[in-house]
Molecule: FMN riboswitch aptamer (RFN element)
Organism: Promicromonospora soli
RNA sequence: CACGUGCUCCGGGGUCGGUGUAAUUCCGAGCCGGCGGUUACAGUCCGCGACCCGCGUUCCUCCGCGAGGAGGGCCGGUUGAUCUGGUGGAACUCCAGGACCGACGGUGAAAGUCCGGAUGGGAGGAACACGUG
Numbered sequence: 001c002a003c004g005u006g007c008u009c010c011g012g013g014g015u016c017g018g019u020g021u022a023a024u025u026c027c028g029a030g031c032c033g034g035c036g037g038u039u040a041c042a043g044u045c046c047g048c049g050a051c052c053c054g055c056g057u058u059c060c061u062c063c064g065c066g067a068g069g070a071g072g073g074c075c076g077g078u079u080g081a082u083c084u085g086g087u088g089g090a091a092c093u094c095c096a097g098g099a100c101c102g103a104c105g106g107u108g109a110a111a112g113u114c115c116g117g118a119u120g121g122g123a124g125g126a127a128c129a130c131g132u133g
Stems, first nucleotide, its partner, number of pairs: 001133006008126003015029004030113002032102002034048004043100002052077003056074002059072005082098005104116003
């Protein structure tokens, strides 16, 4: 240094004003951007995770006399948005300028930003220990 195993920890951000009976939801102006990759750094390029769906599964757990049901794992599906100029060997990733996107449920008024599922889940990251090279 690499690989393997074990274990522990980490692992999502963002508002004010105005109008109005009522809006952090409308109007105005702001603010925010998970993870891995990419010859140079990404919300918008490629992929992943989460949410959602499955009339998929010789898998696991629970319930049931049984048929079967519920949940989980795996697998599959769906899933938003970027251009121009400059620099440079190389950048839709940097600089300058202009744009655009943002699940679901709730909420005397319509939500990326409030409340909620979530003290959840998770792509992944790190430390330590042991083993092999």